[in-house]
RNAcentral holds the full RNA, with entries from ENA and SILVA. Predicted 3D model of a 350-nucleotide part of an RNA (small-subunit ribosomal RNA, central domain) from an uncultured organism.
Context: one part of a larger RNA
C1' cells in the first nucleotide's frame, strides 16, 4: 500500500456533541493551483531493452539508438476540482400559529398492600412442604376490628401504544426545563454531512462519606432432600436494594445490523396531525406529513430471511474484522480509593 468483508460465520465504537481532517446543491465572472496537450533543459556512466558487430558458439565484449518513476522553465486550453468575486433557493437553520407525548429535575399530595406497635373479641394452634422439620404460639399466637408508625413500590387504566441520542422513563397535582412532529413560499442564503484525538451521558452490581431501612434478599446460620448437597425447598438473616453527595464506566449496552443523502411495486394495521369531497354532521371516503408494526414484488442472501424502518441501487465520512487456542492474558502505560477498566503482544500449540 491493497483486496475482500462486518444480522446470525471474525468484525459496526452502548449513546451523543463536536475541534482538526476528509467530503460538499444551483447559475455567472475572473484566475489558472491541480489538470490536460506542445515545447525546451535535465534526468552521469554501468546495468535491465532494441539493431548491428567482435571473440570457432555461448558467456562476455563493443558500436549505435530507444528507454528513464521523475524534477524544473515556457507556451496552450478551461470541462471538472482549487481559489477569489456576485447572485439564487430546493439542502440546513430562523420566525409566527397550531399539538401528541411514562423526556427530564425539583417539591407537595394520595390510596391499597405490608411490617411493627397499642388497645378490643377469642382461643389452641399457627406456619411451611412433596411430605416434613427447623420456626412462631397459653408470658395468649395464627385470625379479626380500631388507631398510630414506617419504609418501598405505583394494580386497573396498559396497546402489537407513547417519549428519549443511548442508557432508559409509569400513582396525583405543581413549577422549573430539553426535543419532536404538522400548518404557514414568513425570514437568512449552503450557514451543510461525517468525524480520528477531545468532552458528555451512560442499567445492573460495586465503592467512599453521611443518613434511612417496610418488604426483598448475596454471605451466612438452621431444617429438609440426597450416597453426598458447601445447591434446588423450607425458616430465619446482613450487606444491598431506599435518599443526598462523590466514583466506578462495564453489560446478550441487541435490531446482535454506525450515522447522512438520494432513488427503487404495493397491500393491511396502529400512534401525532393538517387537508379535500357529501346541503350539516358523529361517522366514512379519498389524497397527503411523520412515527410504530405485520405481509409482501423486483432485488440481495450460504440460507434464515431482508424487502421504502433494506440485509436492494449508489455517493461522502468514521469505527472495525483478517484461522482456532494461549488472550481480551502478560508486560508497559493510562485512569481509578479499591474492585478493575481502557490501549494490547509473544513464545508455544492444533
Nucleotide at each position: 500500500c491493497u483486496g475482500g468483508g462486518c444480522u446470525u460465520a471474525a468484525a459496526g465504537c452502548g449513546u451523543g456533541c463536536g475541534c482538526a481532517g476528509g467530503c460538499g446543491g444551483g447559475c455567472c465572472u475572473g484566475u489558472a493551483a491541480g489538470u490536460a496537450c506542445c515545447u525546451u533543459g535535465u534526468g552521469a556512466a554501468a546495468u535491465a531493452c532494441c539493431a548491428c558487430c567482435g571473440c570457432u558458439c555461448a558467456a562476455c565484449g563493443g558500436u549505435g539508438g530507444a528507454a528513464u518513476g521523475g524534477c524544473a522553465g515556457g507556451g496552450u486550453a478551461u470541462a471538472c476540482u482549487g481559489c477569489a468575486g456576485g447572485c439564487c433557493u430546493u439542502g440546513a437553520g430562523g420566525c409566527c400559529g397550531g399539538u401528541a407525548g411514562a423526556g427530564g429535575u425539583u417539591g407537595c399530595c394520595g390510596g391499597a398492600a405490608c411490617u411493627g406497635u397499642a388497645g378490643g373479641u377469642g382461643u389452641a394452634g399457627c406456619g411451611g412442604u412433596g411430605a416434613a422439620a427447623u420456626g412462631c404460639g397459653u408470658a395468649g399466637a395464627u385470625a379479626u376490628c380500631u388507631a398510630c408508625a414506617g419504609g418501598a413500590a405505583c394494580a386497573c387504566c396498559a396497546a402489537a401504544g407513547a417519549c428519549g441520542a443511548a442508557g432508559g422513563u409509569a400513582g396525583g397535582c405543581a413549577a422549573c426545563u430539553g426535543g419532536g412532529c404538522c400548518g404557514g413560499u414568513u425570514c437568512u442564503g449552503a450557514c451543510g454531512c461525517u468525524c480520528a484525538g477531545g468532552c458528555a451521558c451512560g442499567a445492573a452490581a460495586g465503592c467512599g462519606u453521611g443518613g434511612g431501612g417496610a418488604g426483598c434478599a448475596a454471605a451466612c446460620a438452621g431444617g429438609a432432600u440426597u450416597a453426598g448437597a458447601u445447591a434446588c425447598c423450607c425458616u430465619g438473616g446482613u450487606a444491598g436494594u431506599c435518599c443526598a453527595c462523590g466514583c466506578c464506566g462495564u453489560a446478550a449496552a441487541c435490531g446482535a445490523u454506525g450515522g447522512g443523502c438520494a432513488c427503487u411495486a404495493g397491500a393491511u394495521u396502529c400512534g401525532a396531525g393538517a387537508g379535500g369531497c357529501u346541503c350539516u354532521g358523529a361517522c366514512g371516503c379519498c389524497a397527503u406529513u411523520c412515527g410504530g408494526g405485520u405481509c409482501g414484488a423486483a432485488g440481495c442472501a450460504a440460507a434464515a430471511g431482508u424487502g421504502u424502518u433494506a440485509a436492494g441501487u449508489g455517493c461522502a465520512c468514521c469505527g472495525c474484522c483478517u484461522g482456532g487456542g494461549g488472550a481480551g492474558u502478560a508486560c508497559g502505560g493510562u485512569c481509578g480509593c479499591a474492585a478493575g477498566g481502557c490501549u494490547a503482544a509473544a513464545a508455544c500449540u492444533c
Record summary: The coordinates come from a structure-prediction model, not an experiment, and the mean pLDDT is 89.